[in-house]
RNA sequence: GGGUCCGUGGUCUAGUGGCUAUGACAUCUGCUUGACGUGCAGAAAGUCGCCGGUUCAAGUCCGGCCGGACCCA
Numbered sequence: 001g002g003g004u005c006c007g008u009g010g011u012c013u014a015g016u017g018g019c020u021a022u023g024a025c026a027u028c029u030g031c032u033u034g035a036c037g038u039g040c041a042g043a044a045a046g047u048c049g050c051c052g053g054u055u056c057a058a059g060u061c062c063g064g065c066c067g068g069a070c071c072c073a
Base pairs, nucleotide, nucleotide: 001072002071003070004069005068006067007066010025011024012023018056027043028042029041030040031039049065050064051063052062053061
């Protein structure tokens, strides 16, 4: 330098055009306990890597860039 794949709450992850972006773990609050833990209930946390484009509508499709993994040279 070229090719393929990937980038979504703190971490991992679902979502492949259409309601308010899904779940688990972690965090916080309450209940439970003598206390801790477990269990139960609730809450906060995402401008979906960045900039453009297509569309009535984009996390999803297209282009460029950035970052990561692998392959080729």